[in-house]
RNA sequence: CAAGCUGGCCGGGCGGUCGCGGCUUCGCGUAGCGGGGCUGAGGAAAGUCCGCACUCCCCAGAGCACGGUGCCGGCUAACGGCCGGGCAGGGCGACCUGAUGGCAAGUGCAACAGAGAGGAGAUUGCCCCGAACCCGUACGGGUGAAGGGUGAGGGUGAAACGGUGGAGUAAGAGUCCACCGGCGGCGGCAGCAAUGUCGCCGGCCAGGCAAACCCCACCGGGAGCAAGGUCAAGCAGGGUGGAAGCCUUCGGGCUGCGGGGCUGCUCGUUCCGCCAAUACAUCCGGGUAGACUGCAUGAGGUGUCUGGUAACAGGCAUCCCAGAUAGAUGAUCGCCGGUCACCGGCUCCGGCCGGUGACAACAGAAUGCGGCUUACAGGCUGGCUUGGUUU
RNA sequence: GGGGGCGUGGUGUAGUGGUCGAACAUGUGGCCCUGUCAAGGCCAAGAUCGCGGGUUCAAAUCCCGUCGCUCCCG
Repeated sequence: CAAGCUGGCCGGGCGGUCGCGGCUUCGCGUAGCGGGGCUGAGGAAAGUCCGCACUCCCCAGAGCACGGUGCCGGCUAACGGCCGGGCAGGGCGACCUGAUGGCAAGUGCAACAGAGAGGAGAUUGCCCCGAACCCGUACGGGUGAAGGGUGAGGGUGAAACGGUGGAGUAAGAGUCCACCGGCGGCGGCAGCAAUGUCGCCGGCCAGGCAAACCCCACCGGGAGCAAGGUCAAGCAGGGUGGAAGCCUUCGGGCUGCGGGGCUGCUCGUUCCGCCAAUACAUCCGGGUAGACUGCAUGAGGUGUCUGGUAACAGGCAUCCCAGAUAGAUGAUCGCCGGUCACCGGCUCCGGCCGGUGACAACAGAAUGCGGCUUACAGGCUGGCUUGGUUU
Repeated sequence: GGGGGCGUGGUGUAGUGGUCGAACAUGUGGCCCUGUCAAGGCCAAGAUCGCGGGUUCAAAUCCCGUCGCUCCCG
């Protein structure tokens, strides 16, 4: 210098004008309005895919079912997250990817092709035996049905029941032997472990799929802030009060009370009603709308030190940092900064300066927190690998 | 806030590990038939199976992530 790998960070800045939410303070003509001050989105606030906190309900204990997770160790409040390590695969490498327990428990699946697809298989081939036929004077030779042996060779397939060489055999075959590979058992060493490595034994050769059923280990009670709590209009409900009394031959009468008419008001007169509770008053419990709370000091942020490879943990100092409720956090202007295009100038050809124009993402709190995943204009920066060149 | 389902030619559906380089209906285009149109007959085109990964010998189908649509409950 070129090509790559990987980690971290930022997500325009300042000011003016207008406007919005919250808190606080002052004033006023006080259900409110006005002025001042402070403060007001994110790295993902998103998807809601996991895990918790918190709250209510249920709950002797154990098991089954169902769901989830799945190498080992650690971190954490917890997790399907993170860190470190092992193994497998990919890459020259930095590094990346992996739902990565068990198919030597059981059950099941494998299209097409192929003879045969799981303790399989005789299509071709090889070999044995050999009816019958042919040639030949004869010995003999050739063709060769039926039967039998054989998994070595050819062929099919994603996959055909270890590989190479030798012995052996009629031909063959782990049938036997040597080496290699795999698997299982036992033991040593390293490691907390996963695992690695070494030695011995066993011809044991056992194929693939569990993101097929399943087995094993571990985890999981249900619902969700519209959880839950407090106050409490209206409507409905319950208790208490609430004007009736006397005589009677039962038709009614008298006194009284309430309401209406005549009247400007009172008296008077007349009509209706009077034991049933209404209206009304008062008390009570539950509770809707609504209001308040839950709800902003927390597994909290920043800096620094210590322990640890790291995730992380601990100590000290310091800070208080949105709380709307149909949902505030916006609009516009100027300057500066960024990128791109064009023009002009300068140049040590790497670029620099000036002018004009354009562009600037994804998105947006709603109980809170830890992760994961996804979206994202543009920019800054640490470490590492491979190749080339120069010293 | 909680839970379920779907995505396959232009449209509506089938196919839920294998003979699927994907089937059916309708629509589209061409030809035939008819004096003409319709109906009818013959032929043809038309699919990244929403998208990206993974498991498997093999994926529309199984698994994971993601995007969109839709339904139910409070």